[in-house]
Context: one part of a larger RNA
RNA sequence: UUGGGCGUAAAGGGCGCGUAGGCGGCCUGGAAAGUCAAAGGUGAAAUCCCUCGGCCUAACCGAGGAACUGCCUUUGAAACUGUCAGGCUUGAGGCCGGGAGAGGGUAGUGGAAUUCCUAGUGUAGCGGUGAAAUGCGUAGAUAUUAGGAGGAACACCAGUGGCGAAGGCGACUACCUGGACCGGUACUGACGCUGAGGCGCGAAAGCGUGGGGAGCAAACAGGAUUAGAUACCCUGGUAGUCCACGCCGUAAACGAUGGGAACUCGGUGCAGCGGGUAUUGACCCCUGCUGUGCCUUAGCUAACGCGUUAAGUUCCCCGCCUGGGGAGUACGGUCGCAAGGCUGAAACUC
Numbered sequence: 001u002u003g004g005g006c007g008u009a010a011a012g013g014g015c016g017c018g019u020a021g022g023c024g025g026c027c028u029g030g031a032a033a034g035u036c037a038a039a040g041g042u043g044a045a046a047u048c049c050c051u052c053g054g055c056c057u058a059a060c061c062g063a064g065g066a067a068c069u070g071c072c073u074u075u076g077a078a079a080c081u082g083u084c085a086g087g088c089u090u091g092a093g094g095c096c097g098g099g100a101g102a103g104g105g106u107a108g109u110g111g112a113a114u115u116c117c118u119a120g121u122g123u124a125g126c127g128g129u130g131a132a133a134u135g136c137g138u139a140g141a142u143a144u145u146a147g148g149a150g151g152a153a154c155a156c157c158a159g160u161g162g163c164g165a166a167g168g169c170g171a172c173u174a175c176c177u178g179g180a181c182c183g184g185u186a187c188u189g190a191c192g193c194u195g196a197g198g199c200g201c202g203a204a205a206g207c208g209u210g211g212g213g214a215g216c217a218a219a220c221a222g223g224a225u226u227a228g229a230u231a232c233c234c235u236g237g238u239a240g241u242c243c244a245c246g247c248c249g250u251a252a253a254c255g256a257u258g259g260g261a262a263c264u265c266g267g268u269g270c271a272g273c274g275g276g277u278a279u280u281g282a283c284c285c286c287u288g289c290u291g292u293g294c295c296u297u298a299g300c301u302a303a304c305g306c307g308u309u310a311a312g313u314u315c316c317c318c319g320c321c322u323g324g325g326g327a328g329u330a331c332g333g334u335c336g337c338a339a340g341g342c343u344g345a346a347a348c349u350c
Stems, first nucleotide, its partner, number of pairs: 003322004007304002012318001014201004021194003025088006033081002035077008049065006091191001092188002094185005103177007110154001115149007125136002162169002206247006215241002220236004258317006266295011299306002323350003332343004
């Protein structure tokens, strides 16, 4: 080890691929492992239960019966599960034709802006704030014009718009590449779902080696504020932020809602692809599938709310919870260069 649960009370694994296992569509037939029935055997005695009886009664004891819910053998049944054989097409997949998309990777290209450099114009301020000051500027700043350098990010388009399993993805072009969707189908024939371990992916920060460094900016320095100000504000500013390769493996990794399937009123947007009607027409109208929003019926819920994208009604598989603190700590194990991650208590206390 039951039971009850997991949107917000404790509780959905960050996400995927997939091993074992669990579960699994329709039809026919066989055998009969599970299952069911009958018979036989066994299931020691005591105990328990029932009925009698013996000690004055009870406890206790004796006798008989029942029971021992089990196991084995034989015979039989064949609906269901499993198994073997054969078949099927609706699940799943394939093939053909389409269009959509910031899905991923590599290379190249572009314009705006910031900063810096050079030169011109020009002169006393600029900058910053609640107000200031630090700071910059007559060695010519700020402003403005021209040219150049370099790095990073891509305004408008942009939309509860799109794509992706999640993390996430937004300038343009080319190449390489994944998935989904719609329409058709004369193919395969249950090939499926889930998934303990395992493997892979995984924001930001952080780490290693090498590069790069415009802006921003932990740390740090200075100026303010203040009773103080190791802050909020200001002037600076290094790691870092960027690239390559390798680690780390966490998060309010959130829809705080695991995945799959089926069923259950409607209304109204948006996105992709169709069909019908119709036409000058990409319009309008009706309608199918997929995705994404809002409102709502039944139902559910402690309430909030959810409501065909369920938190409704059911089934299958996995993960997880079991009062608060101690504590995601200690110890051990394991992974990591480290930081630390994963696993994960107890005493004690309320």
This is a predicted structure of a 350-nucleotide part of an RNA (small-subunit ribosomal RNA, central domain) from an uncultured prokaryote. RNAcentral holds the full RNA, with entries from ENA. Its mean pLDDT, the model's own confidence on a scale to 100, is 89.